[in-house]
Order: sequence, then structure tokens, then C1' cells
RNA sequence: GGGGAUUUAGCUCAGCUGGUUAGAGCGCAGGUCUCACAUACCUGAGGUCGGGGGUUCGAACCCCUCAAUCCCCA
Repeated sequence: GGGGAUUUAGCUCAGCUGGUUAGAGCGCAGGUCUCACAUACCUGAGGUCGGGGGUUCGAACCCCUCAAUCCCCA
């Protein structure tokens, strides 16, 4: 220099053909239970969906651009 993949909650990751309210597990906080702890069960908090722009009635999803990480080729 060329090509490809990934970026969504604190961590690891889903998210279908664009459709109105964005999810799971773990972790965290509270509650039930226990003398207490753990387990189990219940409830809850936590998100500019990497940044910006565009298309569309409507974008996490499509297009452009920038950035970061990883892989391949030279």
C1' cells in the first nucleotide's frame, strides 16, 4: 500500500425481510429464605446501538466518510 472482519449495558454476546416499546447470560443493587454465608427465587438500575453525514413515512439494520481493534496478501 491492497483486501476482509468486528464495534450494541460494567464484561461476553444475540438482534430475522428496515416497522413503531432494543434483548440474554454473567456482574451490580434491593427483597424473600438463613443464626450467618452460599445456593435458589423475585424485583430493579444500567444503552448518544463507535463518531459524523445521507437515503426513507420510518434506520442498530441500507449508502458515504472518519476512527479503533483483529486477520490475510504485498
Molecule: transfer RNA
Organism: Peptococcaceae bacterium